[in-house]
RNA sequence: GCCGCUAUCGUCUAAUGGCUAGGACACUAGGCUUUCAAUCUGGUAAUCGGGGUUCGAUCCCCCGUAGCGGCA
Numbered sequence: 001g002c003c004g005c006u007a008u009c010g011u012c013u014a015a016u017g018g019c020u021a022g023g024a025c026a027c028u029a030g031g032c033u034u035u036c037a038a039u040c041u042g043g044u045a046a047u048c049g050g051g052g053u054u055c056g057a058u059c060c061c062c063c064g065u066a067g068c069g070g071c072a
Base pairs, nucleotide, nucleotide: 001071002070003069004068005067006066007065010025011024012023013022018055027043028042029041030040031039048064049063050062051061052060
């Protein structure tokens, strides 16, 4: 330099054009308990950036950024 893959709550991940973005763990509030742990219920929290296509984009297209891999 060229090619391919990946990027979503704090972490791991689901969502194959209909989103009010779901789940687990973690955190947090409360219940239960004499207390703690365990357990139950609730809550906070995310789509890498920009543009395009579309009635509608996490999803499709283009450019960039970062990471990983291959070739040179």
Model confidence (mean pLDDT): 83 of 100.
Transfer RNA from a Candidatus Staskawiczbacteria bacterium, 72 nucleotides, folded computationally.
RNAcentral records the identical sequence in 2 taxa.
NCBI's taxonomy places the organism under Bacteria, Bacteria candidate phyla, Candidatus Staskawicziibacteriota.
Rfam family: tRNA. Rfam describes the family as follows. Transfer RNA (tRNA) molecules are approximately 80 nucleotides in length. By type it is a transfer RNA.